Predicted 3D model of a 156-nucleotide RNA (glmS glucosamine-6-phosphate activated ribozyme aptamer) from a bacterium.

This record gives sequence, structure tokens and C1' cells, in this order.
RNA sequence: UGACAACCCACAGCGCCAGACCUGGGCUCGCCCCAGGUGACGAGGAGGAAGGUCAUCGAAGUCUUCGGCGGAUGCCUUCCCGGCCACCACGGCCGUCACGAUCGAGAGCAAACCCACGGAGCGAUCCGCGGAACAGAGGCUCGGUCGACGUGGCCC
Repeated sequence: UGACAACCCACAGCGCCAGACCUGGGCUCGCCCCAGGUGACGAGGAGGAAGGUCAUCGAAGUCUUCGGCGGAUGCCUUCCCGGCCACCACGGCCGUCACGAUCGAGAGCAAACCCACGGAGCGAUCCGCGGAACAGAGGCUCGGUCGACGUGGCCC
């Protein structure tokens, strides 16, 4: 480096279902029993630990994207680690693209829905494929404005 085989993973806008709604079956016909189904569409998001917290953004829209449980890469506080302020200490700001705030411009952008098709199921419904669209936040690039870029030591 290649081939084969096995295992694990491909869970984090994620998983689950005691309410609710829907389907099939049953009878003693009760909103009863049994079995099943639905229950968030993507984008973005991670230094480590602890605590706190209704955890960002838009898309869709007769109808549950209802209601709830758990979790979680968000945010806040503290500590540790790391970056910057040359170095060290303190302090400050940040998180590996490692100063912040704000304004403008730009590039790059989604899936569901919709249309067409295939598959599984008695069914509710689920799985897959193709086509054509359409976001916002954040990040990035360029430009403007404002703020910060400290104190001491060390060295010259």
C1' cells in the first nucleotide's frame, strides 16, 4: 500500500412516550381491552471540570412542529489548560481562525414542504430515489466608526 473477514461507530436539534390523536382487531359496546402508528424540517454549534439556566437560528403551516420526560456542543459564574498583550508576575481580552462592540457591502449556503417515481404494511404510517425552489443566525472576506492594547519586574 492492496485484498478479505469480524467487531464497533456513523445518537446531540438528539432519543423516548405514561397524556393526546390516528390505525387494525376484539367483545361484555365502554371513549373498554389487545396490538400498532404519529409525536421538529434543516442550518449553526465542542479546550477540560463543576454549578446555574424554559439552551441559538430560521423554514413549513387545516391537523400534534400539541403535551411531557431525558439528554445536549449554547449562554452565565468559578477553577484548570491554552492563545494574545515581546519575556516573567499580576491584570485584561479571548478559545486553537484564541481583542471586543457596532454599521455597511459581498461571497458561500438547507432540508422538510411541493412535483415525479420506487419499496414495506390490511391500515394508520414508514423507508428510499430523482427534479425544481426558498431562509435566518453564526462564521468568513472587504470597508467605516468606537473602545482596549495596562502596572511592576527584567533587558537594552
The coordinates come from a structure-prediction model, not an experiment, and the mean pLDDT is 80. Rfam family: glmS glucosamine-6-phosphate activated ribozyme aptamer. It is annotated as a riboswitch. Rfam's curators write: This entry contains a glucosamine-6-phosphate activated ribozyme that is found in the mRNA for GlmS. GlmS is an enzyme that uses fructose-6-phosphate and glutamine to generate glucosamine-6-phosphate. The ribozyme catalyses self cleavage of the glmS mRNA that is thought to regulate GlmS activity.